RNA sequence: UCUGCAGGCCGGGUGACCGCGCGGGCGCCGUCGAGAGGUGGCGCCUUCGAGGAAAGUCCGGACACCGAAGGGCAGGACGCUGGGGAAAUCCCAGGGGGCGAAAGCCGACGGAAAGUGGAACAGAAAGCAAACCGCCGCCGAGACGUUCUCCGGGGGUCUCGGCGGUAAGGGUGAAACGGUGGGGCAAGAGCCCACCAGCGCCGCGGUGACGCGGCGGCUCGUCAAACCCCGUCCGGUGCAAGGUGAAGCAGAUCCCGUUGACGCGGCCCGCCGAGGGAUCGGGUACACCGCUCGAGCCGUAGGGCAACCUCCGGCCUAGAUGGAUGGUCACCCAAGACAGAAUCCGGCUUAGAGGCCUGCUAAAGGA
RNA sequence: GGGCCCGUAGCUCAGUGGUAGAGCAGGGGACUCAUAAUCCUUAGGUCGCAGGUUCGAUCCCUGCCGGGCCCA
Repeated sequence: UCUGCAGGCCGGGUGACCGCGCGGGCGCCGUCGAGAGGUGGCGCCUUCGAGGAAAGUCCGGACACCGAAGGGCAGGACGCUGGGGAAAUCCCAGGGGGCGAAAGCCGACGGAAAGUGGAACAGAAAGCAAACCGCCGCCGAGACGUUCUCCGGGGGUCUCGGCGGUAAGGGUGAAACGGUGGGGCAAGAGCCCACCAGCGCCGCGGUGACGCGGCGGCUCGUCAAACCCCGUCCGGUGCAAGGUGAAGCAGAUCCCGUUGACGCGGCCCGCCGAGGGAUCGGGUACACCGCUCGAGCCGUAGGGCAACCUCCGGCCUAGAUGGAUGGUCACCCAAGACAGAAUCCGGCUUAGAGGCCUGCUAAAGGA
Repeated sequence: GGGCCCGUAGCUCAGUGGUAGAGCAGGGGACUCAUAAUCCUUAGGUCGCAGGUUCGAUCCCUGCCGGGCCCA
């Protein structure tokens, strides 16, 4: 210099003018009040005012109500080890597997000797063994022709049929009951041997997942993001939760219920104890609380590989309810992407133009 | 704002691991003087998109995209 990888930060800036939302201060006016003060309107000044994803609503919580938040079944979620965290389909470190030349990246990674089930087509055979071609042995029949012969036959080769052995080779498939090599055998085969893979036992190291070594017998495949088994966890509903105040209105019909309804949103038990539900009709759709100070943010120091934790100091940083955070002009640069709070918080995922910093890998060149 | 459900042919829907169908609609033919009905025949599918599990995915899982319903 270049190739790639990982991590972190920023996400137009400055100035002028106009405008919007919450809040604060001052002045004037109205109203209530004995006063202090409350409340409403207008004017002026002023603080603050979107994000790394505010998004998707995919997980987990806080909070609120349902019944004291009870028991069981069903159902659901998760699943290597250790740690962190309020918890989590979260994070960090490690183990083993896969990809990459490397830095590094990816992953729902418990159990298939508990049981049930699936594997289309092809193939002989798809899970318990089975035999299409082939190879080999024995028996019978036939053909051939060299050889031996005491002329009765024996032996050889080939074909067909029957019985049996075999699982090495061929062929099918995504997958064929360990793989490669050698010995062995009638032909073969873990039948035997060496190495490798798998299984079991023992020893050592590690908190552990697991790793290394030795020994053994020779083999019991795949799918659990199929049912299932094992372990851990889970009550439901969601701020349109829920509460307070004000205004307004008109009830009618039917059904269930002290032999227990509704509550209790899949069911049962247990609990409670008097109202509840459906259809039609009528009224209102206003104000306030919840509402933003919180598992908060920044900095220093310490512990830890890290996630994270602890001490100390500092800061206050949107709270609307037709819903604000914008517009115009000028200058600068690299010409500004994705996108906008709605109870709050921790994660994940997705979208996304550009810029800056740090560390590492490979290649080439130079000192 | 919160919760739930669904995407398969032009339309309405089946299919829930093994190469995707039905009805209507469309094209061609027959019947008819002609049209309809009827009969025969035929075309049309990235199964919303992208990954993953699996030998194999419309189906199972995850993430997006689009549409619909409910709650004061």
Overview:
This is a predicted complex of two RNAs, RNase P RNA and transfer RNA, with 439 nucleotides together. Its mean pLDDT, the model's own confidence on a scale to 100, is 78. It holds a member of the Rfam family "Bacterial RNase P class A". Rfam classes the family as a ribozyme.